[in-house]
């Protein structure tokens, strides 16, 4: 270096939930708390999921209109603890 992490050591992170704060929202951040994690460090690049706004289709039949629901379009966002990719990093028993 590759590879492996079923081993060991030292540390690290922190799901749900509770709480403060912030955002229209998905969420973010701080405190408590641990289900877990070898990248659960970092980057929204590909896929995915979610949110807000927008406008089209369907429901919708009848001159027209039509809330709500649902499904797409476009735009702006969120998630790195959904999968892949990139990048840095711990250990070296096998």
């Nucleotide at each position: 270096a590759c590879c492996a992490g079923u081993a060991c050591u030292a540390g690290c992170c922190a799901a749900a939930c509770c709480u403060g704060u912030u955002g229209u929202g998905a969420g973010g951040c701080g405190g408590g708390g641990a289900c877990g994690g070898a990248a659960a460090g970092c980057c929204a690049c590909g896929g995915g999921u979610c949110u807000u706004g927008u406008g089209g289709g369907u429901u919708a039949a009848g001159u027209a209109a039509g809330a709500g629901a649902u499904u797409g379009u476009c735009a702006a966002g969120a998630c790195a603890g959904c999968c892949g990719g990139g990048u840095u990093g711990c250990u070296g028993a096998u």